[in-house]
RNA sequence: GGGGAAUUAGCUCAGUUGGUUAGAGCACUAGCAUCACACGCUAGGGGUCGCCGGUUCGAAUCCAGCAUUCCCCA
Numbered sequence: 001g002g003g004g005a006a007u008u009a010g011c012u013c014a015g016u017u018g019g020u021u022a023g024a025g026c027a028c029u030a031g032c033a034u035c036a037c038a039c040g041c042u043a044g045g046g047g048u049c050g051c052c053g054g055u056u057c058g059a060a061u062c063c064a065g066c067a068u069u070c071c072c073c074a
Stems, first nucleotide, its partner, number of pairs: 001073007010026004019057001028044005050066002053063002
C1' cells in the first nucleotide's frame, strides 16, 4: 500500500433480506425468603446501536467518508 471482518447496556452477544415499543444472559438496585450470607423468586434502572453525512414516508439494518481493533496479501 491492497483486501476482508468486527464496533448494539458495565461485560459477553442476538437482532433473518428497512416497518411502527431495540432485546437476552451475567452484572447492578429494591423487595420477598433466611437468624444471617449465598442460591432462588419478583420488580426496576441503565442504550442518542463507534462518529459524521446521504438515500427513504421510515435506517441498528442500505450507501459514502472517517476512527478503533483483528486477520490475510504484498
The RNA shown here (transfer RNA) has 74 nucleotides and comes from a Puniceicoccales bacterium. Lineage of the source: Bacteria > Pseudomonadati > Verrucomicrobiota > Opitutia > Puniceicoccales. Its mean pLDDT, the model's own confidence on a scale to 100, is 81. Rfam family: tRNA.